[in-house]
Molecule: small-subunit ribosomal RNA
Organism: uncultured bacterium
RNA sequence: AACGAACGUUAGCGGCGCGCUUAACACAUGCAAGUCGCACGAGAAAGGGGGGCAACCCCCCGGUACAGUGGCGCACGGGUGAGUAACACGUAGGUAACGUACCCUUGAGUGGUGGAUAACCUUCCGAAAGGAGGGCUAAUACAGCAUAUGACCACGGUGUCGAAAGGCACUGAGGUAAAAGUGGGCCUCUAUACAUAAGCUCGCGCUCGGGGAUCGGCCUGCGGCCCAUCAGCUAGUUGGUAGGGUAACGGCCUACCAAGGCGAAGACGGGUAGCUGGACUGAGAGGACGAUCAGCCACACUGGGACUGAGACACGGCCCAGACUCCUACGGGAGGCAGCAGUGGGGAAUCUUGCGCAAUGCGCGAAAGCGUGACGCAGCAACGCCGCGUGGGGGAAGAAGGCCUUCGGGUUGUAAACCCCUUUCAGGAGGGACGAAGCCUGGCUGGUGAAUAGCCAGUCCAGGUGACGGUACCUCCACAAGAAGCCCCGGCUAACUACGUGCCAGCAGCCGCGGUAAUACGUAGGGGGCAAGCGUUGUCCGGAAUCAUUGGGCGUAAAGAGCGCGUAGGCGGCCCGACAAGUCCGCUGUGAAAGUCAGGGGCUCAACCCUUGAAUGCCGGUGGAUACUGUCGGGCUAGAGUCCGGAAGAGGCGAGUGGAAUUCCUGGUGUAGCGGUGAAAUGCGCAGAUAUCAGGAGGAACACCGAUGGCGAAGGCAGCUCGCUGGGACGGUACUGACGCUGGGGCGCGAAAGCGUGGGGAGCAAACAGGAUUAGAUACCCUGGUAGUCCACGCCGUAAACGAUGGGCACUAGGUGUGGGGGGUGUCGACUCCCCCCGUGCCGCAGCUAACGCAUUAAGUGCCCCGCCUGGGGAGUACGGCCGCAAGGCUAAAACUCAAAGGAAUUGACGGGGGCCCGCACAAGCAGCGGAGCAUGUGGUUUAAUUCGACGCAACGCGAAGAACCUUACCUGGGCUUGACAUGUAGGUGACCGUCGUGGAAACACGGCCUCCCUUCGGGGCACUUACACAGGUGGUGCAUGGCUGUCGUCAGCUCGUGUCGUGAGAUGUUGGGUUAAGUCCCGCAACGAGCGCAACCCUCGUCGCAUGUUGCCAGCAGGUAAAGCUGGGGACUCAUGCGAGACUGCCGGUGACAAACCGGAGGAAGGCGGGGAUGACGUCAAGUCCUCAUGCCCCUUAUGUCCAGGGCUACACACGUGCUACAUUGGCGCAUACAAAGGGCUGCGAUACCGCGAGGUGGAGCGAAUCCCAAAAAGUGCGUCUCGGUUCGGAUUGGAGGCUGAAACUCGCCUCCAUGAAGGCGGAGUUGCUAGUAAUCGCGAAUCAGCAACGUCGCGGUGAAUACGUUCCCGGGCCUUGUACACACCGCCCGUCACACCACGAAAGUGGGCAACACCCGAGGCCGGUGGCCUAACCCUCACGGGAGGGAGCCGUCGAAGGUGGGGCUCAUGAUUGGGGUG
Repeated sequence: AACGAACGUUAGCGGCGCGCUUAACACAUGCAAGUCGCACGAGAAAGGGGGGCAACCCCCCGGUACAGUGGCGCACGGGUGAGUAACACGUAGGUAACGUACCCUUGAGUGGUGGAUAACCUUCCGAAAGGAGGGCUAAUACAGCAUAUGACCACGGUGUCGAAAGGCACUGAGGUAAAAGUGGGCCUCUAUACAUAAGCUCGCGCUCGGGGAUCGGCCUGCGGCCCAUCAGCUAGUUGGUAGGGUAACGGCCUACCAAGGCGAAGACGGGUAGCUGGACUGAGAGGACGAUCAGCCACACUGGGACUGAGACACGGCCCAGACUCCUACGGGAGGCAGCAGUGGGGAAUCUUGCGCAAUGCGCGAAAGCGUGACGCAGCAACGCCGCGUGGGGGAAGAAGGCCUUCGGGUUGUAAACCCCUUUCAGGAGGGACGAAGCCUGGCUGGUGAAUAGCCAGUCCAGGUGACGGUACCUCCACAAGAAGCCCCGGCUAACUACGUGCCAGCAGCCGCGGUAAUACGUAGGGGGCAAGCGUUGUCCGGAAUCAUUGGGCGUAAAGAGCGCGUAGGCGGCCCGACAAGUCCGCUGUGAAAGUCAGGGGCUCAACCCUUGAAUGCCGGUGGAUACUGUCGGGCUAGAGUCCGGAAGAGGCGAGUGGAAUUCCUGGUGUAGCGGUGAAAUGCGCAGAUAUCAGGAGGAACACCGAUGGCGAAGGCAGCUCGCUGGGACGGUACUGACGCUGGGGCGCGAAAGCGUGGGGAGCAAACAGGAUUAGAUACCCUGGUAGUCCACGCCGUAAACGAUGGGCACUAGGUGUGGGGGGUGUCGACUCCCCCCGUGCCGCAGCUAACGCAUUAAGUGCCCCGCCUGGGGAGUACGGCCGCAAGGCUAAAACUCAAAGGAAUUGACGGGGGCCCGCACAAGCAGCGGAGCAUGUGGUUUAAUUCGACGCAACGCGAAGAACCUUACCUGGGCUUGACAUGUAGGUGACCGUCGUGGAAACACGGCCUCCCUUCGGGGCACUUACACAGGUGGUGCAUGGCUGUCGUCAGCUCGUGUCGUGAGAUGUUGGGUUAAGUCCCGCAACGAGCGCAACCCUCGUCGCAUGUUGCCAGCAGGUAAAGCUGGGGACUCAUGCGAGACUGCCGGUGACAAACCGGAGGAAGGCGGGGAUGACGUCAAGUCCUCAUGCCCCUUAUGUCCAGGGCUACACACGUGCUACAUUGGCGCAUACAAAGGGCUGCGAUACCGCGAGGUGGAGCGAAUCCCAAAAAGUGCGUCUCGGUUCGGAUUGGAGGCUGAAACUCGCCUCCAUGAAGGCGGAGUUGCUAGUAAUCGCGAAUCAGCAACGUCGCGGUGAAUACGUUCCCGGGCCUUGUACACACCGCCCGUCACACCACGAAAGUGGGCAACACCCGAGGCCGGUGGCCUAACCCUCACGGGAGGGAGCCGUCGAAGGUGGGGCUCAUGAUUGGGGUG
């Protein structure tokens, strides 16, 4: 795009079309084929006449209806598509092998006779259908006879045509066969004599012929489906002879003879199917289809058969058989909608039991006419196509409402309202066709004729004839009045928001949406598309170059057969000639109509219809052309082959032969081990191994040469010698003369393993055994070891049989190796060098390729031939067939399932890949942790609650730098509801606050006392209260977010612009050589630059200088004390504060590339970044935090808010993390004594003094602090004591007594004293920190804080080490490279079994159907053949009886449908069980 559609939903009108695609299932009812009286007899009725007086009856005439005889038609028209793969159809031919009623034309004829029989009458049988007997009768019915131009038959002759068979024409003699009448008219002739008959005439018929036309029969070439998992088929089969049969040829049929015929160009078989014109689609080529219309065929309940006839094997005929239905009196009968309507059924689905013969056509008729479900119309259905309408113009306060909103607005939207206008269509009213040409009747005119018959022609003068239909069309009337839906809006694909929902409900053509902000579900608003329709489903074509003729491929994506020989076939060198099959051109026949296309025309347009033209073929005929192909003939040598020559080679086969090595045997020497491995063990060995020497046996394989080498078609081939033998290259010239290439089938070869038979067996070695390894180890390793490996013969026939690259020929740059041959140069010769041919490698241009890559050995450019491919899985499987001894091989599907599978390349990530390099990463060290007790955090458990968060590193002394109340978020209980807190509006009140009392656990409630300010006098401020807006939430979502933070990681990286390269992703830069802490710097480079990072700039410590000099300092001067910078004073010093200097690889030497830089040195307080800090690139982890804060959305609103009391966060069988204190002598204890830094202090730090053993108390100087206080620093040092003991170590735990803070230390604080004195003796596996002022060790301070669970955290100083060979390993990281099936990226991906569920398929004892055939039995009806007896009007014989000819029934036979029996074939379904497969 299309449709004979269906389904959902919606629906105003008309025109034209179209409407059982399924059950060729079954059918009620009506209709669908009759007609002719001008063929015939009879004849109710009407009518006419007559008779009887009449009702009425009878007779005659007349002739309608129903029937009958007869004729024509019923073989057309109409339906259907079952069957059919076929001369069925299409197309072109043939028929010299045929027929043809009616029609046209033409010739001849139409004489005479006879006997019957329906109807009718009558008798009888039967329920019916129907039938039997008797009697009468007619014909255009039937039968003889006569005649025969011609026809036909057989026998001759001549001519002509034909390849022949034979045909045609003429001709001779012989034989055979005809006929029907009827209607009208007339009276010239004849006869009756009016008028008729004969006759004549006109018309229609009849008979025998010729011709034509039409319609058929038969035959042939060519064309059009699938399966080869159908490969062989065939007995009337193929042909012949003879006969039969037919309209006709023929094996169509029969007998006999011969043995043929068909087939890979697809026979036979199976499946499917009516064929065509055409219709759909497509640019075309093609594909798929065969409704309506038209042509042909086939069929008519199923199967068979004939009859009649011009024509049938006959849709509305007959006979038989079968199934089914109906009637029945049970004896027997009837029926065939695939005609039109209609019914049931089937189905997703397909209409009225309509009107009419008016038109067109058909049948009959002389005609009028009759018949016609053909046909013309109407009805039903949006089933399709086409047309029309549902209004047009104006109209912004951009109304209301809806929806959204950032609350401003936006949108629906000129849309509506409203104003003006129009009236198609539908509705009402009126008018009103074409289709009628013709025909008929009547009249008139002309022709024929004797004719005013008849026939023919004309005229329209008159009348008649329409189903549709009062329809089309026209006019008028009224009112915008009656007339819009459907689908879609994530991408493809045009159209976006809100709400609801929360991986639910649902959507979905593909990709995919939905797990709490869904443009994807549902609804709404809005939008997009189409429109009386719109969507969905189904089917076909297109897109699909995705079966590729046009127009594809096969190195790696699917795809070159393992290799060769070769048959058919396909293709084929140069020259000449002939032919004209292919090919090309002209003319011509045909190619039905319709359809398509173009022109014109008719319905108002269109659809539709009419008309004219064009177009259409692998078709036929004819004439021509001859380049190419072909065929035939002749020639050639460039392809191919033969011959000659010397040379190369693991080419093949057979026979022989050699040495090394392994093993075994014998003997000698010799002694304790050997062997084996990562390490071992099994194993061997004192019965003497291994080792070693000598001798022997046997089998297998051939070191070095040896190669990047050679040979072969491939598989493959390796010691040496001989024999036989295949092939190739080179050189030579002689010969053949296209002999060539490829190759479906076919045949042969074909590694290893395997199989059969017989040998052989040294080594090796599946299986197997043992030992190890291991979680296991049916493996890798070890010790053994059998098939096998070897030989002969025979099978198998596969492979990553690979160059993953079929064969042949030709052409298209080079360079460089190597094997073989030849030529040239050169030489005495050999090298050398140059050139040619063949083979074999590497590199590389053009070109090709998706890229990788290939590139004269093509994957380039061409030609020829073969093989093969067509998404992945299922599956190289099943079934079938062929092969095989088996194993198995070859051929080779489908169901089902997936939205991919795959190639090459790119960037990452990863690797028990590689290279380079870092880091307390390891190593080297020091101190710890893990064991103990306690502290603290966490898990778990418990609980009314033990609030919440944090979970590897990077949660766990974390948020928390302070949980007894508070905090507090949790629990229990008691209260409040505009609220504990904010703002606003409105109303009311006048204070609020404070204090006291009562109740209460308190919150709170009640009561007493006390108690306003400003004012312009309106009011305002403030407070309380009431109401409404609202507050409030540590409620949820850190996976909706901001901000902040952790981590990789202070790792050296991360990017950009331009250029260049690549089809592209992307690359280059950023890689490389050096160097660095560093993408730091240098050099190189298709790159050149730049940004964020690094570094530096900042702070601090270390040296110096300058300035300043109190509260700091005190050298010198002076004063002064018990002592003291205490005082005057000083600025020197320390220190403090501020500003500077200094360090830059600057200098020297070496190394390096003359670089960057590195190493060493000098100087210097400091040296190569001087130490420390702050500083954290692009990004990663949906990392952490909604409980700091902020914030979207959701949720709560007398509660999830808020107030209060008490409790809990402090629980405790356990487990883990982080710490403290220890286990002691480098120690504990006692006494004495020395030296810091950095901090803090007014609700504070708090001195001296006094009290207390002590915590502490009393007290209060000084100090808002370089001034005073906290404050003693401790380790250290000196002296003393303890002596290895669970202790004078250790201090947990517990008892008692106190202190302090605080409303309050019960749950649940800290401290002191006395007493108690636990575990613990240095800690398993494992694990942490640290590289120098570091670790370790020692104390000091601070924040938070009433106090404190701080042993925590953050700072400060004192004392002050050890070690680093080094980068193999563990962990983390950087750069380059490599592999990848990973990309949520190795915590990846992914394989198989098992378990469960579902699905399709295979096998299976079988079971049940279907189809076609075969053998035999039975054998209806019927055609044909035979036939004793029987029956028999016409013709013949006979006077007659009778006989004959012919016919019939019956019987017999051939053929033969249905049916029966039997064994097979194919196919479908099903089957306990079973097998694998797919999906989850």